[in-house]
RNA sequence: GACCGGACGGUCGCUCUCCGCAAGGAGGGAGGAAAGUCCGAACUCCGCAGAGCAGUGUGCCGGAUAACGUCCGGGAGUCCGGGUUCAAGCCCGGUCGACGGAAAGUGCCACAGAAAAUAUACCGCCUCGUCGUCGCUGUGAGCCUGGUUGGCAAAGGCCAGACUCAGAGCGACGGCGAGGUAAGGGUGAAAAGGUGCGGUAAGAGCGCACCGCCGCUGUAGUAAUGCAGCGGGCAAGGCAAACCCCACACGGAGCAAGACCAAAUAGGGAGGAAGCCCGGCUUCGGCCGGAGCACGUGCCGGCUCGGUGCGUCAAACCUCCGGGUAGGUCGCUAGAGCCGCGUAGCAAUGCGCGGCCCAGAGGAAUGGCCGUCCCGCCGCAAGGCGGACAGAAUUCGGCUUACAGGUC
Numbered sequence: 001g002a003c004c005g006g007a008c009g010g011u012c013g014c015u016c017u018c019c020g021c022a023a024g025g026a027g028g029g030a031g032g033a034a035a036g037u038c039c040g041a042a043c044u045c046c047g048c049a050g051a052g053c054a055g056u057g058u059g060c061c062g063g064a065u066a067a068c069g070u071c072c073g074g075g076a077g078u079c080c081g082g083g084u085u086c087a088a089g090c091c092c093g094g095u096c097g098a099c100g101g102a103a104a105g106u107g108c109c110a111c112a113g114a115a116a117a118u119a120u121a122c123c124g125c126c127u128c129g130u131c132g133u134c135g136c137u138g139u140g141a142g143c144c145u146g147g148u149u150g151g152c153a154a155a156g157g158c159c160a161g162a163c164u165c166a167g168a169g170c171g172a173c174g175g176c177g178a179g180g181u182a183a184g185g186g187u188g189a190a191a192a193g194g195u196g197c198g199g200u201a202a203g204a205g206c207g208c209a210c211c212g213c214c215g216c217u218g219u220a221g222u223a224a225u226g227c228a229g230c231g232g233g234c235a236a237g238g239c240a241a242a243c244c245c246c247a248c249a250c251g252g253a254g255c256a257a258g259a260c261c262a263a264a265u266a267g268g269g270a271g272g273a274a275g276c277c278c279g280g281c282u283u284c285g286g287c288c289g290g291a292g293c294a295c296g297u298g299c300c301g302g303c304u305c306g307g308u309g310c311g312u313c314a315a316a317c318c319u320c321c322g323g324g325u326a327g328g329u330c331g332c333u334a335g336a337g338c339c340g341c342g343u344a345g346c347a348a349u350g351c352g353c354g355g356c357c358c359a360g361a362g363g364a365a366u367g368g369c370c371g372u373c374c375c376g377c378c379g380c381a382a383g384g385c386g387g388a389c390a391g392a393a394u395u396c397g398g399c400u401u402a403c404a405g406g407u408c
Base pairs, nucleotide, nucleotide: 001408002407003406004405006373007372008371009370010369011368012367014029015028016027017026018025019024031389035400036399038398039397040396041395042394043254044253045252046251055250056249057248058247059246060074061073062072063071064070075099077096079094080093081092082091083090084089100245101244105243106242107239108238109237122185123184124181125180126179127178128177129176130175131174132173133172134171135170136169137168139166140165141164142163144161145160146159147158148157149156193211194210195209196208197207198206212234213232214231215230216229217228218227219226220225258330259329260328261327268321269320270319271318272317275293276292277290278289279288280287281286294312295311296310297309298308299307300306337356338355339354340353341352342351343350344349374387375386376385377384378383
């Protein structure tokens, strides 16, 4: 990294489909992750002239795909291992990943450290000045000793040596001051190109070679980019999963999407039948009363008559319409499907042929028990115990996470 992840049988249930008039029978019934809901799609509904801002996401190149932040191949880099070089470095293999821009601007870089980006100087190294100590070498002075000369003697002259003092030069060490340096040390996650040789007072791209970097040209490649040559002593530390800049993409909600049928109750809309008379009052709109009539309607009633209640311009009542709840049906599982073979391709993957049908519930089935066997542990044995992570809910493609044990 890939794969398996207990097997078979009996019996009692659960759920779905089919057959049957029924009793009943036959068949299907969790996963590699069904999980997290992190990406991308199908499907459905809503929205939508066009453009821009804001916001979000993606970010080396090429390919695959329905699509993707996924996958495959490649490039450059990080880290690890090996080889090689005096060394830096280079080569080979593996590994890792949000891998555009740090030369547009802003910001940040804790602690430590001299200094975290206008460079700077703690220790160190070097030069100069000055002071001190010591050593060495001359010089001068003093004193002493010795030799020699001198002379009657003394004094004196010359030479040598020891000691003391003064001052000079050189050197070493130490203090202070001025400067040079960025090799070395030290700090840090990171220190202003690296290695080697030369060079220098010490040093330094100061010089040279190689490596790195920048620019230009050529060349190979679809491209990322590689390689070669020439030029430049080197400017431009790191962080964009900080703001930001650049390029590209992006409408929203989700099967509780949504579609159809549709009860009771309540509410909405439209329509239906039908008012006159007398008296009184009046603010002239109407209101009240009638043992007046008419009409509508409920109840009694099989029906008519009749009785009785209510109503008569707007309620009740009746009819119709539409929305909508409960409930039911669909969406719902034959699909970017699975298996095998062939074929194109390095691969992801595509194409062709053949075969197969493999859960569809709706508070939610997929389970319990028994037997035999397998594996692991315990036990002398009989035998006992255990077999992970976890469980569909519209469906796919990915990613991530969990996983006893076993195989390659």